[in-house]
């Protein structure tokens, strides 16, 4: 310098191809249960989806440009 893949709650991932109110597990909070803890049950909080712009009635998703990570080539 060129190419490929990836970036989504605290953590790990799905959703992207085929645009339509962002889901699951773990964790966290509250209550029940327990002498207490753990386990179990019920409920809840938490992500303007890496950034900027474009297309669209509508963008995590499509397009362009950046930033960061990994890999390959030179």
């Nucleotide at each position: 310098c060129g190419g490929g893949c990836c970036g989504u709650g605290g953590c790990g991932u799905a959703g992207c191809c085929u645009g339509g109110u962002a889901a699951c597990g773990c964790g966290c909070c509250u209550g029940c249960u327990u002498u207490g803890g753990g386990a179990g049950c019920a409920g809840g909080a938490g992500a303007u989806c890496c950034c900027c712009g474009g297309u669209u009635c509508a963008a995590a998703u499509c397009c362009g440009g950046g930033c960061g990570g990994c890999c390959c080539g030179a």
Source information:
Predicted 3D model of a 74-nucleotide RNA (transfer RNA) from a Planctomycetota bacterium. Model confidence (mean pLDDT): 82 of 100. The sequence was found in a public genome assembly. Its Rfam family is "tRNA". The family's RNA type in Rfam is transfer RNA. Its family is annotated with triplet codon-amino acid adaptor activity in the Gene Ontology.